Notes:
RNAcentral holds the sequence, with entries from ENA. A computed fold for a 360-nucleotide RNA from a Pseudomonadota bacterium, annotated as Bacterial RNase P class A. The gene name in the source record is rnpB. Its Rfam family is "Bacterial RNase P class A". Its family is annotated with tRNA processing, dimeric ribonuclease P complex and ribonuclease P activity in the Gene Ontology. Its mean pLDDT, the model's own confidence on a scale to 100, is 78.
RNA sequence: AGGAGCGGGCGCAUGAUCGCGCAGGCCGUCCCGGCCUGUGAGGAAAGUCCGGACUCCGCAGGGCAGGAUGGUUCGUAACACGAACCGGAGGCGACUCCGGGAAAGUGCCACAGAAAACAUACCGCCCCGGCUUGCCGGGGUAAGGGUGAAAAGGUGAGGUAAGAGCUCACCGCCUUCAUGGCGACAUGGAGGGCAGGGCAAACCCCAUCCGGAGCAAGACCAAAUAGGAAAGCAUUCGAGGGCUGCCCGUCCGACGCUUUCGGGUAGGUUGCAAGAGGUGCCGGGUGAUCGGCAUCCCAGAGAAAUGAUCAUGGCUCCUUUCGGGGAGUACAGAAUCCGGCUUAUAGCCCGCUCCUUUUU
Numbered sequence: 001a002g003g004a005g006c007g008g009g010c011g012c013a014u015g016a017u018c019g020c021g022c023a024g025g026c027c028g029u030c031c032c033g034g035c036c037u038g039u040g041a042g043g044a045a046a047g048u049c050c051g052g053a054c055u056c057c058g059c060a061g062g063g064c065a066g067g068a069u070g071g072u073u074c075g076u077a078a079c080a081c082g083a084a085c086c087g088g089a090g091g092c093g094a095c096u097c098c099g100g101g102a103a104a105g106u107g108c109c110a111c112a113g114a115a116a117a118c119a120u121a122c123c124g125c126c127c128c129g130g131c132u133u134g135c136c137g138g139g140g141u142a143a144g145g146g147u148g149a150a151a152a153g154g155u156g157a158g159g160u161a162a163g164a165g166c167u168c169a170c171c172g173c174c175u176u177c178a179u180g181g182c183g184a185c186a187u188g189g190a191g192g193g194c195a196g197g198g199c200a201a202a203c204c205c206c207a208u209c210c211g212g213a214g215c216a217a218g219a220c221c222a223a224a225u226a227g228g229a230a231a232g233c234a235u236u237c238g239a240g241g242g243c244u245g246c247c248c249g250u251c252c253g254a255c256g257c258u259u260u261c262g263g264g265u266a267g268g269u270u271g272c273a274a275g276a277g278g279u280g281c282c283g284g285g286u287g288a289u290c291g292g293c294a295u296c297c298c299a300g301a302g303a304a305a306u307g308a309u310c311a312u313g314g315c316u317c318c319u320u321u322c323g324g325g326g327a328g329u330a331c332a333g334a335a336u337c338c339g340g341c342u343u344a345u346a347g348c349c350c351g352c353u354c355c356u357u358u359u360u
Base pairs, nucleotide, nucleotide: 001356002355003354004353005352006351007350008349009348010347012313013312014311015310016309017308018307020040021039022038023037024036025035026034027033028032042331046342047341049340050339051338052337053336054214055213056212057211066210067209068208069207070206071085072084073083074082075081086099087098088097089096090095100205101204105203106202107199108198109197122145123144124141125140126139127138128137129136130135131134153171154170155169156168157167158166172194173192174191175190176189177188178187179186180185218270219269220268221267228261229260230259231258232257233256240252241251242250243249277296278295279294280293281292282291283290284289314329315328316327317326318325319324
């Protein structure tokens, strides 16, 4: 100098004018209006995908079903989160990605291929027999070729008719023992010729965890109208109905006023903003993170305010007659709160590390 890897941060600024929400204060004529002061979105407020706080319901305890998670240890209120480590894979490297069980069972593995898992044999190779002497028949073999994403341990040597863990060495694998480590696991010894292809985001098995619904949760106050229950008063009026063909008679009985009780609706209040809180310093820890001290108060609404214009200045790009001119300035936007994950994001800034080349 060039190319990479990882982590962190910012994400327009200032002023003027006109508005909007909330809170407080003052004034006017209580409804309502005016004035002043303070305050008013984010790193993701988003997706609503996980985990909790909080609330109500359910619940002796346990199980089934269902769901989630999946190397180990630690962190945390908890986690599908994070940290450190372990093993495997990729990369020259910084670094990144993956993670229970396929030797309990069932199932699946397109096409190609002899064969996709009870092994098997298309071309080969070898032996035997036959004859028309390069073919046929029988047998052996799986080293070589071929197919496939994947082919029954790998490499080498011995061995053999040709071959083959058939035998041996090393590697891999299995069993077992020892040592180290909290552990995942690592290292080493001994034994065994080798059994066990892949897929569990197929069913399944193992271990651990999970009761349900959610702030439109829930709690309190509580109209009008209609209807319910009870008590009292007034009227002795009687619509209508039953008995009946009709009348009489008899029975039931709406309708008035007052008071009380209870349920629910509209509406109001609360939940609801001091918190697993922010910032700084110190300390423990490799780290996630934890502890202590100081300091700050930082949106809380009605289906919902947080805006618009102008000026000046940043930043980026284009253009230039070098004076300037023009364009752009992302993603997005609270609604009970908090911790994560994921996704979107113009333009920048900072730190650490790796590789290549050059110079000293």